[in-house]
The part of an RNA shown here (small-subunit ribosomal RNA, central domain) has 348 nucleotides and comes from an uncultured bacterium. The prediction has a mean pLDDT of 91. The full RNA is in RNAcentral, with records from ENA.
Context: one part of a larger RNA
């Protein structure tokens, strides 16, 4: 310093945005750094190779020769990479014009259910379980019907449907905003990709400060079950669950599969355009999304298979026998729980 390799065996950061850096399309000119040829010069001798000679031979001594894969100058080469200048348009972007969406933030505002509270019918249960008990009920409860308060969720549409980078997103109008697809033209004219750091978003639970609190429900309290029951069951219940506004920043944050580009049989569903065929119901084809099967190939296997795990480029992370251990210790970051980098010994 080359080699192996990360879906399931150790391995893809959660997720994006960029900094350096790395890489990087078609042509031209030049230039000549890389590169690649010759030439000088150095690359001490010894040694090791190879051919000689000397001790009777060999160790061993000795001539010569190669090598010394290198440097440093010099002279050319001029395809490929690099500089430089110029061109160009298929990468990548802008515009015009439509299209589909639970993509985000705000405000508004509907119904049904649940509890409660008020009134009215009405009487003795009514919950609840395997069964029962604790709970609730003659202070009138369950049921019922009117009325009224609050909150939190949005049945059905709904669909391996859509949308979004992830985490996620679901009533309904409206405001303000982000992205995608499609079609045709023009325009810019390589302005690409990837991305150590570094920023930024990141479910749930948790934390602070204030607010709200239907209904659920950690803890706890009771009642049951059991040899016990600090459970599972059942009767109540505080955190919290909601919103504001500041924190934490993990996950089975999973497609257990980074990101970009190109290529490499088909068939069939679906979501959104565009062309086109038909009177229509549909059918062709084409882009993008998004699922099943399946061929080559790929793979330990099951499986993957144009949404690769296949064929190849470039970029980054990660990985290196189990346990100790995501621990100890120091950093760095939180109010704090705690995160994050992250070891040895010692063991097998």
């Nucleotide at each position: 310093c080359u080699g192996g390799g990360c879906g399931u065996a150790a391995a893809g950061c959660g997720c994006g945005c960029g900094u350096a850096g790395g890489u990087g399309g078609u042509u031209u000119a030049g230039u000549a750094a890389g590169u690649c040829a010759g030439g000088u010069g150095u690359g001490a001798a010894a040694g090791c190779c190879c051919u000689g000679g000397g001790c009777u031979c060999a160790a061993c001594c000795u001539g010569g020769g190669a090598a010394u894969u290198g440097c440093a100058u010099u002279u050319g080469a001029u395809a490929c990479u690099g500089c430089u200048g110029g061109a160009c348009u298929c990468g990548a972007g802008u515009a015009u014009g439509g299209u589909a969406g639970a993509g985000g933030g705000g405000g508004g505002u509907g119904g049904a259910a649940u509890u409660c509270c008020c009134g009215g019918u009405g009487u003795a249960g009514c919950g609840g379980u395997g069964a029962a008990a604790u709970g609730c009920g003659u202070a009138g409860a369950u049921a019922u019907c009117g009325g009224g308060a609050g909150g939190a969720a949005c049945a059905c549409c709904a669909g391996u449907g859509g949308c979004g980078a992830a985490g996620g997103c679901g009533g309904c109008c409206c405001c303000c905003u982000g992205g995608a697809c499609c079609a045709a033209u023009a325009c810019u004219g390589a302005c690409g990709c990837u991305g150590a750091g570094g920023c930024g978003c990141g479910a749930a639970a948790g934390c602070g400060u204030g607010g709200g609190g239907a209904g659920c429900a950690a803890a706890c309290a009771g009642g049951a079950u059991u040899a016990g029951a600090u459970a599972c069951c059942c009767u109540g219940g505080u955190a919290g669950u909601c919103c504001a506004c500041g924190c934490c920043c993990u996950a089975a944050a999973c497609g257990g599969u980074g990101g970009g580009u190109a290529c490499u049989a088909g068939g069939u569903g679906u979501a959104g355009g565009g062309c086109u065929c038909g009177u229509a119901a549909g059918g062709g084809u084409u882009c993008u999304g998004u699922g099943c099967c399946g061929u080559a190939g790929g793979g330990a296997a099951a499986c993957c298979a144009u949404u690769a795990a296949g064929u190849a480029c470039c970029c980054c992370g990660c990985c290196u026998g189990g346990g100790g251990a995501g621990u100890a210790c120091g950093g760095c970051c939180g109010c704090a729980a705690g995160g994050u980098u992250g070891a040895a010994a010692c063991u097998c």